[in-house]
Context: one part of a larger RNA
Molecule: small-subunit ribosomal RNA, 3' major domain
Organism: Parabacteroides sp. OttesenSCG-928-G21
RNA sequence: UGACGGGGGCCCGCACAAGCGGAGGAACAUGUGGUUUAAUUCGAUGAUACGCGAGGAACCUUACCCGGGUUUGAACGCAUUUGGACCGUCCCUGAAAGGGGACUUCUAGCAAUAGUCAUUUGCGAGGUGCUGCAUGGUUGUCGUCAGCUCGUGCCGUGAGGUGUCGGCUUAAGUGCCAUAACGAGCGCAACCCUCAUUGUUAGUUACCAUCAGGUGAUGCUGGGGACUCUAACAAGACUGCCAGCGUAAGCUGUGAGGAAGGUGGGGAUGACGUCAAAUCAGCACGGCCCUUACAUCCGGGGCGACACACGUGUUACAAUGGGGAGGACAGAGGGCAGCUACCUGGCGACAGGCUGCGAAUCCCUUAAACCUUUUCUCAGUUCGGAUCGGAGUCUGCAACUCGACUCCGUGAAGCUGGAUUCGCUAGUAAUCGCGCAUCAGCCAUGGCGCGGUGAAUACGUUCCCGGGCCUUGUACA
Repeated sequence: UGACGGGGGCCCGCACAAGCGGAGGAACAUGUGGUUUAAUUCGAUGAUACGCGAGGAACCUUACCCGGGUUUGAACGCAUUUGGACCGUCCCUGAAAGGGGACUUCUAGCAAUAGUCAUUUGCGAGGUGCUGCAUGGUUGUCGUCAGCUCGUGCCGUGAGGUGUCGGCUUAAGUGCCAUAACGAGCGCAACCCUCAUUGUUAGUUACCAUCAGGUGAUGCUGGGGACUCUAACAAGACUGCCAGCGUAAGCUGUGAGGAAGGUGGGGAUGACGUCAAAUCAGCACGGCCCUUACAUCCGGGGCGACACACGUGUUACAAUGGGGAGGACAGAGGGCAGCUACCUGGCGACAGGCUGCGAAUCCCUUAAACCUUUUCUCAGUUCGGAUCGGAGUCUGCAACUCGACUCCGUGAAGCUGGAUUCGCUAGUAAUCGCGCAUCAGCCAUGGCGCGGUGAAUACGUUCCCGGGCCUUGUACA
């Protein structure tokens, strides 16, 4: 100087407390361990691995296993050999890859030759092989915590200290005062995006108050530029004003004004560093290793196994509910190898026609919870839907291993879950549906977004956990 303490003081955080809803019990989905296997490819492992890399494992992907092939190789460049082709068509063999063969067949130039394609040879290939403890780059975490440092000066033999300490204050090393320190940098804050208010400009594909036309009905049409909205610019919030407290910074207020009030809500933004943290399998790269194989192509299998254990989820155990009928209201996205209105067929998944839209125009797109009404009456049930049987639809070369969906039947466990444990402070939790990426299809109950309905509680900081500052002890560095 740090680190540590079941030392002290001060302070903060869904850290506890106060509440609400979960997990831990059940079934299933998914990841992991283990076991099994020819293979069940590899990585990630307290917090910071385990619906993680993977934002799509039937083939492909694919790296694994079995089998069959190739060897300058799947791609490209240079040189070189041979040929006139290459391309295309066909035959044999084969599971395919591959192997063998037949037919057709070059261009310019008089020629040498040049071009072009294939082939031979050579040089460069190739490796998801090892090392993340050789590395770059990127990322997690402490932590959006308030810290981490420098120049000059001063103090100390020196390591180093001071500044950065003290008092008050703040979300903040944010400020104010004091001060052997005076200044400065990286962080904080602000500048950026978005939401909330208003104005200006603009008015189609959006809108429709007024006027007119028109329909079974609809901004449907003329028209309008008001309103909504769209999208660019601007205004607005600064403790600016008032009162009280305070030297000040600032704090308090059922204060005024205001759409918004003291950081207005959300996002992006992550200091010096820590964990030899993660990644050589995104990519790059040093070293080592393989080179008729640890390279590469193909067929099939596996990554989907199953006594078991754990994590994360979905659905439930019902009446604040299940079923039937009728009725209402979103936002954000996506669409041409696409989204598809409408019509017809089918109980349905869907199919067959026809049509609009490269989209503020058309479509996906009836949102659901909700409201009205009716039924069920506490039961393993009209709860719950696993599992299994049958019949189908669709995608795709192909759904046996191993897809999703539909219909009929079947109707398991489960009656609120031990010790323990997680999330959340407001448009939040809880709950309800909708969309997108990936994608032929989909194992999505995952991920990322969007809106609808919409709470309870916080006395307080003694205790648990993590963190910041000061101080103290130490046989630790």